The part of an RNA shown here (small-subunit ribosomal RNA, central domain) has 350 nucleotides and comes from a metagenome.
[in-house]
Context: one part of a larger RNA
RNA sequence: CUGGGCGUAAAGGGUGCGUAGGCGGUCGGGUAAGUCUUGUGUGAAAGGCCGGGGCUCAACCCCGGAACGGCACAGGAUACUCUCCGGCUGGAGGAUGGGAGGGGGGACUGGAAUUCUCGGUGUAGCAGUGAAAUGCGUAGAUAUCGAGAGGAACACCCGUGGCGAAGGCGAGUCCCUGGACCAUUCCUGACGCUGAGGCACGAAAGCUGGGGGAGCAAACAGGAUUAGAUACCCUGGUAGUCCCAGCCCUAAACGGUGCACGUUUGCUGUGAGCGGAGUCGACCCCGUUCGUGGCGAAGCUAACGCGAUAAACGUGCCGCCUGGGGAGUACGGCCGCAAGGUUAAAACUC
Numbered sequence: 001c002u003g004g005g006c007g008u009a010a011a012g013g014g015u016g017c018g019u020a021g022g023c024g025g026u027c028g029g030g031u032a033a034g035u036c037u038u039g040u041g042u043g044a045a046a047g048g049c050c051g052g053g054g055c056u057c058a059a060c061c062c063c064g065g066a067a068c069g070g071c072a073c074a075g076g077a078u079a080c081u082c083u084c085c086g087g088c089u090g091g092a093g094g095a096u097g098g099g100a101g102g103g104g105g106g107a108c109u110g111g112a113a114u115u116c117u118c119g120g121u122g123u124a125g126c127a128g129u130g131a132a133a134u135g136c137g138u139a140g141a142u143a144u145c146g147a148g149a150g151g152a153a154c155a156c157c158c159g160u161g162g163c164g165a166a167g168g169c170g171a172g173u174c175c176c177u178g179g180a181c182c183a184u185u186c187c188u189g190a191c192g193c194u195g196a197g198g199c200a201c202g203a204a205a206g207c208u209g210g211g212g213g214a215g216c217a218a219a220c221a222g223g224a225u226u227a228g229a230u231a232c233c234c235u236g237g238u239a240g241u242c243c244c245a246g247c248c249c250u251a252a253a254c255g256g257u258g259c260a261c262g263u264u265u266g267c268u269g270u271g272a273g274c275g276g277a278g279u280c281g282a283c284c285c286c287g288u289u290c291g292u293g294g295c296g297a298a299g300c301u302a303a304c305g306c307g308a309u310a311a312a313c314g315u316g317c318c319g320c321c322u323g324g325g326g327a328g329u330a331c332g333g334c335c336g337c338a339a340g341g342u343u344a345a346a347a348c349u350c
Base pairs, nucleotide, nucleotide: 004321005320006319007304008303012318014201015200016199017198021194022193023192025088026087027086028085029084030083033081034080035077036076037075038074039073040072041071042070049065050064051063052062053061054060091191092188093187094186095184096183097182098181103177104176105175106174107173108172109171110154115149116148117147118146119145120144121143125136126135162169163168206247207246208245209244210243211242215241216240220236221235222234223233258317259316260315261314262313263312266295267294268293269292270291271290272289273288274287275286276285299306300305323350324349325348332343333342334341335340
C1' cells in the first nucleotide's frame, strides 16, 4: 500500500451551505503530459538466484546467465485520462404560466377552559383516596348567576394526511419571506456531483440580564403507605415552563439506513398537479410527473427482513468501524460565564 465492513453484530457525521481536494455528459480537432511500444545508455564489483566447473565432498573458490522491481534520452502509437480549441443538449440552471402546503419571521385579533378578584343567590360541607389524612370552609367555602383581571395552550377539523435540510411546524387575519412540484420546451451551454477544514442552523434541559407568571411542576414541606419509604398515592409549592436579547450545542438529534446519479417485474391505498375520455356537473375511467403508505417478483441478507422511497445491480465523493472492560474517561489543546462540550489515549485486566 492492497484486501473486509457500517438497518439490528463494532461502525453513517444531528442537519444544511460551501473552500481546498477527488470525480466528471456528448461530437470533432490540436498537442502528446499520463499510458503503451521500440531502441540506446545507465542500474559498479562482491553477495543472493539459475546453469556449469575446481579443491575426494561440503564450506570455500572460479566461469557464464538471468535479475537488478529503477532512471534518463531518442523514435513511434493515440483507444482511454489530462490539457488546449471549436461545437451539441440529454446533466445543471434560467424564463413564462400555474395550483398545493401546521415551511420561516412580524403585527393584530378571537373563543372555550383553568385560576384569581368584586357583586348576587345560598348553607354546611368541599376536596381527595384503595381507604384515609394533611388541606379548604360559618371571617360563609363548594355549588350557581353576573362583571372583571391575567397568563398559557389552541378542542372539533386531524388523517394511515401536509410542509421543512434536520431540529421541527397546528386558532384566525394581514404584511414580509424561503423551498419543492406541474406544464410549455423558449433561453444559457457542462455552468455538474461530493465535500477534509470552515460557516450557519440545531428538541428539551441548563446559564446571563430584563420582563412575565394562569395552569403545570424538579427541589422543598406536610399527609399517607411501609419493617423502613429520602419513592410510587394525596395536599401544597419554588426554580422552570412563557416573552425579549445573548449564551450553551447535546439526544433513542432514529428509518438506529450519508449525499448524488443511472439501471432493474408487479398489485394496491393515498396527497398535489398536468393531459385525455366522459358528464348537466363531479374524486371515480385511461395516461403521466412528484410525494407518501401497505404487500410482494427477481435479487440481496447470517437470519430477521429489504424489495422502483432497496438493505437489488452499478458509479463518484465524504464520514465512520477493527475483541470486552478501563473510557467517551485521564492528560493536553480548543470552545464555554458556568454546567460542561469537543478532540481523545495508556497502564492494567478478562